[in-house]
Molecule: transfer RNA
Organism: Stomias atriventer
RNA sequence: GCCCUAGUAGCUCAGUGUGAGAGCACCGGUCUUGUAAUCCGGGGGCCGGAGGUUAAAUUCCUCCCUAGCGCU
Numbered sequence: 001g002c003c004c005u006a007g008u009a010g011c012u013c014a015g016u017g018u019g020a021g022a023g024c025a026c027c028g029g030u031c032u033u034g035u036a037a038u039c040c041g042g043g044g045g046c047c048g049g050a051g052g053u054u055a056a057a058u059u060c061c062u063c064c065c066u067a068g069c070g071c072u
Base pairs, nucleotide, nucleotide: 001071002070004068005067006066007065010024011023012022013021018055026042027041028040029039048064049063050062051061052060
């Protein structure tokens, strides 16, 4: 230098045009003599950045950034 993959909640990930979600974690409650576990409820996201296409973009296109595998 080139190709490919990934970037979404504190962490691990799903979602691939028309409602941003799950598990764990955190907070409150329930239960217990007490702790843990169970059960119920809640908070937390400008979907890596910028631009474009579209009535509508996490999703499609371009450029850039970060991390990783491979080639030279």